[in-house]
């Protein structure tokens, strides 16, 4: 210095190819069941989709760019 791939809820992620209501599992909170504690069951909490443009009726999705991790590749020494 080229290239690639990844960032989405507190943890681990699916949606991206192919724009059209942002979801699960696991955690927390309540509550049921239970002497009680786990485990089961019911409902509930949670996201500026890494960051800042842009195209669009609409963008987690397309383009631009920067920022953070990672692989490969090539340059000094």
């Nucleotide at each position: 210095g080229g290239g690639c791939c990844u960032g989405u809820a507190g943890c681990u992620u699916a949606g991206u190819c192919a724009g059209g209501u942002a979801g699960a599992g696991c955690g927390c909170c309540g509550g049921g069941c239970u002497u009680u504690u786990a485990a089961c069951c019911c409902g509930g909490u949670g996201g500026c989709c890494g960051g800042g443009g842009g195209u669009u009726c609409a963008a987690a999705u397309c383009c631009c760019u920067c920022c953070a991790g990672g692989c490969c590749c090539g340059c000094c020494a």
Source information
This is a predicted structure of a 77-nucleotide RNA (transfer RNA) from uncultured euryarchaeote. Rfam family: tRNA. It was read from a public genome assembly.